Predicted 3D model of a 76-nucleotide RNA (transfer RNA) from an Actinomycetota bacterium. Rfam family: tRNA. Rfam describes the family as follows. Transfer RNA (tRNA) molecules are approximately 80 nucleotides in length. Rfam classes the family as a transfer RNA. Model confidence (mean pLDDT): 81 of 100. Taxonomically the source falls in Actinomycetota (Bacteria, Bacillati). It was read from a public genome assembly.
[in-house]
RNA sequence: GGGGCGUUAGUGAAGCGGUUAUCACGUCACCCUUUCAAGGUGAAGGCCACGGGUUCGAAUCCCGUACGCCCUACCA
Numbered sequence: 001g002g003g004g005c006g007u008u009a010g011u012g013a014a015g016c017g018g019u020u021a022u023c024a025c026g027u028c029a030c031c032c033u034u035u036c037a038a039g040g041u042g043a044a045g046g047c048c049a050c051g052g053g054u055u056c057g058a059a060u061c062c063c064g065u066a067c068g069c070c071c072u073a074c075c076a
Base pairs, nucleotide, nucleotide: 001072002071003070004069005068006067007066010025011024012023013022018056027043028042029041030040031039049065050064051063052062053061
């Protein structure tokens, strides 16, 4: 240099064009307990990496950029 894959709450994952983006762990409040842990109930937390395009409608499809991982070529 070329090619492929990936980027989604604090962390890890699901989602593959259609109502308000789902789950686990974690966080906070309350309940339970003599207390803690465990358990129960509820809540907060997301510009779905960024920009553009396609579409009635995009986290999802396409292009570019950034970052990460992998493969490969060249130089030495």